[in-house]
RNA sequence: UUGUGACAAAAGCAAACCCGCCGAAAGGCCGGGACGCAAAGUUACCUGCCUGUGGCCAGCGGCUAUGGCAGAGGGACUACCGGA
Numbered sequence: 001u002u003g004u005g006a007c008a009a010a011a012g013c014a015a016a017c018c019c020g021c022c023g024a025a026a027g028g029c030c031g032g033g034a035c036g037c038a039a040a041g042u043u044a045c046c047u048g049c050c051u052g053u054g055g056c057c058a059g060c061g062g063c064u065a066u067g068g069c070a071g072a073g074g075g076a077c078u079a080c081c082g083g084a
Base pairs, nucleotide, nucleotide: 002084004082005081012037013036017032018031020029021028022027035071041077042076043075045074046073047072048069049068050067054064055063056062057061
C1' cells in the first nucleotide's frame, strides 16, 4: 500500500423500552438500558422511506420538504486491532 475479518486480544457503538428536555410532527439530545453492529464512524450526493408547520389544489380529502432517517440500499471520505 492492497485486500481481508479468525471461536484472538484490546477498545468502541447502542435497537426496543423508561425518565427529562427540544420539536407542529417525523425525529433529535442527556441519562438509564442492550436487540444487535467489523465501519451501527462522518456525509442527504443517488435511490428509498417518514412527517406535513407552511404552501397549493379545491374540499374535509389529496399533493408538496425547505424538516428528518446514515441501524433501508448504494456512493464518497476517514479509522482501531489482528492476520495475509
Molecule: c-di-GMP-I riboswitch aptamer
Organism: Gammaproteobacteria bacterium